Context: one part of a larger RNA
């Protein structure tokens, strides 16, 4: 890992509710005793406890009491049901639905490992280096002192055995639950080591690392209290019906836990058109969106002006100027969640009025949930950022499947009782994959379609306007583009073309004191302008649909593939496909209405037929059943083969029954009633097997 067995809301006491059943204004027995066919059963026992009166602290009074100096006041009662089994639901006390810490506390065991300590023993090849004394010369006045020898000192050197373990490799389901090979430390010492002994759990011991106390140490380890406690993690076992949530609100040492309300579910009554919802119609309350500047505030220009700066006059007083700043009020423009002279739609409240698909109130009895999600719109936070974070409202998911959106809980369509080799359609779709049109008219040239912005551009297309045009435009070639004049100033020069003034005048078909390159400054080219060949359009500006570019990421990955030039966009027609939707046939089932039998405690119930509404569903509430293993009554079956085991014809809506075949070898169904150690694909479950 798989098989196969085991595996978890029990029991007792008490309390509240349903059913159900004896009795009843009463209901009931407890210990205990007596019979007896004895783990039961019969019968006594009325102590006790509920009820059968209440109110009030009580005294007490009593259909009434209590407040009260009283009450016609208020409060809690009285106008009647209990009780006592049985069974179930749910709570409370207990281990209380099963496993599950880490942990506390307590009796004991432990220094055969290690730590330190006592007590007695053992051990350290070899080679170096040469301290103090010493003695011999030398040396001093005498020490000192220097030489040489002797000596053998040291937590001295090298460096085996021993003891440690630095660094690297290997080893890491190892050969080893710490080693090997290498290199490396100490190696006469605070040195290593036999052996005997001695301190231990808040305690020892410790050259202190919270290191060691037997592969366990921030409190060993057994065993016990103990089924510690776990608001938290995991499991939590047969079927089918009916209904069906919530992620909110107040409170909480509260926040991943509750407790009360809301929101489900189950009985019981209620009231009848009562209540919801929805159409209509009256009335109503308001300050949102817009909006507007009348208030509070913010806020641009502009006239006017108090004031005030500065200047000039002036002994003072005071006069005058000003392209300075300027309150107030004026004219025009403008903003406000905390501004309103104004104000909607729409939601909300009342009543009526139709319709009747949903269903209202009150009581009790059982929950669940109180982590939400994302989309739309309307707000706030944040950056008019987030698959962000918070409110509302409204869907959806949650608990909802099927189609569509390549795939894809929250988008679109649309809510799955069971069936059919039947028909319609919804979203989205009809060139292949792949089920349905290779329809029509326009547009697009970019594979745009099949990801994106400021802003860029003689792409194309559709409008509008405004000029030029057979008296000839635009564009092109071809000719002329001049005199005064090198206009004047400037200036080293300044001749159209550094600058500055001015910008006339003639010739003329034109032709500018010159548009632009050009030169030191001139020249030179050029353009403007004009004529002529030519021959019909040609230029601007606006709006508006589709395109282009902006466009850079780590496999190839921006149509779901092929591939399209329409199989792309835009508009339009008419068919078609398409879902578990709607339809048709069959069946089943909860409700509710009704026809007929039957039963009946006359309140209804059981059956069948017909309508009509219904039949997704997690937590959850409720109802019906199916199999296990026992017991009791009652009836079977079994060696001509029972129970188990393999298989299986067929039946049931399901749990499941099962004729028959094989195998087996002695028990075992059926009904009707009880009792439960009563049902496993998951608990990192336990045990075996293989």
């Nucleotide at each position: 890992g798989u098989c196969c067995g085991c595996g978890a809301g029990u029991c007792a006491c008490g309390g509240u509710g349903u059913g159900u059943g004896g009795c009843a204004a009463g209901g009931u027995u407890a210990a205990g005793g007596c019979c007896u066919u004895a783990u039961g059963g019969g019968c006594c026992g009325g102590a006790g406890c509920c009820g059968u009166a209440g109110c009030g602290a009580a005294a007490g009074c009593g259909a009434g009491u209590g407040c009260c100096a009283a009450a016609u006041g208020c409060g809690c009662g009285u106008u009647u049901a209990g009780u006592c089994g049985c069974a179930u639901g749910c709570c409370g006390u207990g281990g209380a639905c099963c496993c599950g810490a880490a942990g506390c506390c307590g009796u004991g065991u432990g220094a055969g490992c290690u730590a330190c300590c006592c007590a007695u023993g053992a051990c350290c090849a070899g080679g170096u280096u040469g301290a103090a004394g010493c003695g011999a010369g030398g040396g001093u006045a005498a020490c000192a002192c220097c030489u040489c020898g002797u000596g053998g000192a040291g937590g001295a050197c090298c460096g085996a055995a021993c003891c440690c373990g630095u660094g690297g490799c290997c080893g890491u389901u190892g050969a080893a639950a710490a080693g090997g090979c290498u290199u490396g430390g100490g190696a006469u010492g605070a040195g290593u080591u036999g052996u005997g002994g001695g301190u231990u759990g808040g305690a020892g011991c410790g050259a202190a690392a919270g290191a060691c106390u037997u592969a366990u140490c921030a409190a060993a380890c057994u065993c016990g209290g103990u089924g510690a406690u776990a608001g938290c993690u995991g499991g939590u076992u047969c079927u089918c019906c009916u209904c069906g949530a919530a992620a909110u609100a107040a409170c909480u040492u509260u926040a991943g836990g509750g407790u009360u309300a809301g929101c489900c579910u189950g009985c019981a009554g209620g009231a009848u058109u009562g209540c919801u919802c929805g159409u209509c119609g009256u009335g109503g309350a308001g300050g949102u969106a817009g909006a507007g500047c009348a208030c509070u505030a913010a806020u641009u220009g502009g006239a006017c002006u108090a004031g005030g700066g500065u200047c000039c006059u002036u002994a003072c007083c005071g006069g005058g100027a000003u392209u300075c700043c300027g309150a107030a009020g004026c004219c025009a423009g403008u903003u406000a969640a905390a501004c309103u002279c104004c104000g909607a739609a729409u939601g909300c409240c009342a009543c009526g009025u139709c319709a009747g698909a949903c269903a209202c109130c009150u009581g009790c009895g059982g929950a669940g949930a109180u982590a939400g999600a994302c989309u739309g719109u309307g707000g706030g936070g944040g950056a008019u950022a987030a698959g962000c974070c918070u409110c509302a409202u409204a869907g959806u998911c949650g608990a909802g499947a099927g189609g569509g959106a390549a795939a894809u809980a929250g988008c679109c369509c649309a809510g799955a009782c069971c069936g059919c080799c039947a028909g319609c359609u919804a979203a989205g779709g009809c060139c292949c994959c792949c089920c349905a049109a290779u329809c029509c008219g326009g547009u697009u040239a970019a594979g745009u379609g099949c990801g994106u912005a400021a802003g860029g551009a003689u792409g194309u297309g559709a409008g509008a306007u405004c000029g030029c045009a057979a008296a000839g435009a635009c564009a092109g070639c071809u000719a002329g583009g001049a005199u005064g004049u090198u206009g004047g100033c400037u200036u080293a020069g300044a001749g159209g073309c550094a600058g500055c003034c001015a910008c006339c005048a003639u010739u003329u078909a034109a032709a500018c004191a010159g548009u632009g390159c050009g030169u030191a400054a001139c020249a030179g080219c050029u353009g403007a302008c004009u004529a002529g060949c030519c021959a019909a359009g040609u230029g601007g500006u606006c709006u508006c649909g589709c395109g282009c570019c902006g466009a850079a990421a780590a496999u190839g990955a921006a149509c779901g593939g092929g591939a399209c030039u329409a199989a792309a966009c835009c508009g339009g027609a008419u068919g078609c496909c398409g879902a578990c939707g709607c339809u048709g046939c069959g069946g089943a089932u909860g409700c509710c209405a009704u026809u007929c039998u039957g039963a009946u405690u006359c309140g209804u119930c059981a059956g069948u037929g017909u309508g009509g509404c219904g039949u997704g569903g997690u937590a959850g509430a409720g109802g019906a059943g199916c199999g296990u293993u026992c017991u009791c009554u009652a009836u079977g079956a079994g060696c001509u083969g029972a129970a188990g085991g393999a298989g299986a014809a067929g039946g049931g809506u399901a749990a499941c029954c099962g004729a028959c075949u094989c195998u087996c070898g002695a028990u075992c169904g059926u009904a009707g009633a009880g009792a439960a150690g009563u049902g496993a694909u998951u608990a990192u479950g336990c045990g075996g097997a293989c």
The part of an RNA shown here (large-subunit ribosomal RNA, domain II) has 690 nucleotides and comes from a Verrucomicrobiota bacterium.
The organism belongs to Verrucomicrobiota, within Bacteria.
The prediction has a mean pLDDT of 85.
The RNAcentral record of the full RNA draws on ENA.
Rfam family: Bacterial large subunit ribosomal RNA.